[in-house]
Molecule: transfer RNA
Organism: Candidatus Pacearchaeota archaeon
RNA sequence: GGGCCUAUCGCCUAGCCUGGAUAGGGCACUCGGCUUCGGACCGAGAGACAGGGGUUCAAAUCCUCUUAGGCCCA
Numbered sequence: 001g002g003g004c005c006u007a008u009c010g011c012c013u014a015g016c017c018u019g020g021a022u023a024g025g026g027c028a029c030u031c032g033g034c035u036u037c038g039g040a041c042c043g044a045g046a047g048a049c050a051g052g053g054g055u056u057c058a059a060a061u062c063c064u065c066u067u068a069g070g071c072c073c074a
Stems, first nucleotide, its partner, number of pairs: 001073007010027004020057001029045005050066005
């Protein structure tokens, strides 16, 4: 220098191919209930689409550029 793959709450993960209503789940966290206290259990809550641009009525999803990581070729 060239090609391919990956990126979603603190962690893990579904959804992406085939665009559609408020982005779902597990663990953890916070609050409340329960309990002598704690744990467990029950209820509730906060928290995410790597970044820019484009296409579209509508983008996590399609196109493009960039960033970060990985693999291969030279």